This is a predicted structure of a 463-nucleotide part of an RNA (small-subunit ribosomal RNA, 3' major domain) from a metagenome. Model confidence (mean pLDDT): 82 of 100.
Context: one part of a larger RNA
């Protein structure tokens, strides 16, 4: 100088505290450990744990078990055959191993050459093999916390300090002020982008038909500008007025100097070891899906502010589409089939939201509650759904009657409830993730405590 303190003075923060809904107990889904196991591939472990993985039936795959290749699935070089291909027999689960037959093309100065296939033989390929304590690059985290530092200068023998500290003030090392400092930089703030209010301008495919709801470009608006109190009469706070919006308007992108030899050689890249008829590379199967248990993260529930039933009935938004999204109309109880129109898309489909609102049955019961589980019939995807796939229809009806000790998240269009889309992708184990709009709340005295954290101070046997 810094670390720490069950030292101290100020502040912040859904940190508490005041409220809402959860989670821990059920049953299910997924992810960990553990334990089996031929194998359950690997990594993450405070900041791992619906994490990598925005899709594990084969493939993806790195594991395992058999069974096959050895210049090799892939990339340059050399020599030699051979036109390339196409067709097809034994064997074999394939892969692969082994023969059979068609076939003679392009450029050319006819020597040859491009290309592509086959043999040898080497340099060499290959590794998801090791080292994240050897690396780049990318990320977490403190933490979107206000800090971090640099010239000169001054102080100090120095190692530093000063500035950066004080007083006020801010979301902010935002700002005034005062001052041995006076400036400056990388962070804050503003500049990007979105909504929310208007003017213009253009308007097809949007909408009632000539408009501007609507679409999309370009501007306008907000600045403590006004007005009154407080302050030092400075920053700036506090009430108001106008106004769609008010003192940061709302979200978002944006992450200073480092911290943790943090994470990652399995996303790529790379030094060095290892390996080279195997640690590589194919094939067929199996395997990451096992299950006494134990923990995370969810979904559905336990009911009556609910359940059902209606041939009762209303509003959306953001997306996506050609190996594509599939209308109308036909068959089926249904999953789905048949159909063929539109549409490369503000034009044509997805696309009937769903909670909510009427009417009616249930009456507190393991029920008309909840839906696990299984049994049978079926559908769709795909070489194949036994291991191990999703959907229907009948039947069948498990635990759960609000959950210790503890713990999560939220401060407004938020939380909570309701659905609807999208990427991955044949299909899907999505209840996951990310976005969309509906319907729409409670509370906040206050900072003594628990947690994190900032700034001064002050204590140390501690670097």
């Nucleotide at each position: 100088u810094g670390a720490c303190g069950g030292g101290g003075a100020c502040c912040c923060g859904c940190a508490c505290a005041a409220g809402c809904a959860g989670c821990g107990g059920a049953g299910c889904g997924u992810g960990u450990g553990g334990u089996u196991u031929a194998a359950u591939u690997c990594g993450a472990u405070c900041u791992a744990c619906a994490c990598g993985a925005a899709g594990a039936a084969c493939c993806u795959c790195a594991c395992c078990c058999a069974g096959a290749c050895u210049u090799g699935a892939c990339a340059u070089g050399g020599u030699g055959c051979g036109a390339a291909u196409c067709c097809u027999g034994c064997u074999g689960a394939a892969a692969g191993g082994u023969g059979g037959g068609a076939g003679u093309g392009c450029c050319g100065u006819a020597a040859g050459g491009a290309g592509c296939g086959c043999a040898c033989a080497c340099a060499c390929a290959g590794g998801u093999g090791u080292u994240g304590c050897a690396u780049g690059g990318c990320u977490g985290u403190c933490g979107u916390c206000a800090g971090c530092u640099c010239g000169u200068g001054u102080c100090g023998u120095g190692a530093g300090a000063u500035g950066u500290u004080c007083g006020u003030u801010u979301a902010a090392g935002u700002a005034c002020g005062c001052u041995a400092a006076c400036g400056a930089g990388c962070g804050c703030a503003a500049c990007c982008c979105u909504c929310a209010u208007u003017g213009c301008u253009a308007g097809u495919u949007a909408c009632a038909a000539g408009u501007g709801u609507c679409u999309a470009g370009c501007g306008a608006g907000a600045c403590u500008g006004c007005c009154g109190g407080c302050c030092a009469c400075a920053a700036g706070c506090c009430g108001g007025a106008g106004g769609a919006a008010g003192g940061c308007g709302g979200g978002g992108a944006u992450g200073a100097c480092g911290u943790c030899a943090a994470g990652u050689c399995a996303g790529c890249a790379u030094g060095g070891c290892c390996u080279u008829u195997a640690u590589g590379u194919c094939u067929g199967g199996g395997g990451c899906c096992a299950c006494a248990c134990a923990c995370a993260c969810g979904c559905u529930a336990c009911a009556a502010u609910g359940g059902g039933a209606c041939g009762g009935u209303a509003c959306a938004a953001u997306g996506g589409g050609a190996a594509g999204c599939c209308a109308a109309g036909c068959c089926g109880u249904g999953a789905g089939g048949c159909g063929g129109a539109g549409c490369a898309a503000a034009u044509c489909c997805u696309c009937c939201a769903a909670a909510a609102c009427g009417u009616c049955c249930c009456u507190c019961a393991g029920u008309u509650c909840a839906g696990a589980u299984u049994g049978c019939a079926g559908g769709c995807u795909g070489c194949a759904a036994c291991c191990c796939g999703c959907c229907u229809g009948c039947a069948u009806g498990a635990a759960g009657u609000c959950g210790g000790a503890g713990u999560u998240g939220c401060u407004a269009g938020u939380a909570a409830a309701c659905g609807c889309g999208c990427g991955u992708c044949a299909g899907c184990c999505a209840u996951a993730g990310u976005g969309c709009g509906u319907u729409g709340a409670a509370u906040a005295c206050g900072u003594u405590c628990c947690c994190g954290g900032g700034u001064c101070u002050u204590g140390u046997a501690c670097a």

Rfam family: Bacterial small subunit ribosomal RNA. Its family is annotated with ribosome and structural constituent of ribosome in the Gene Ontology.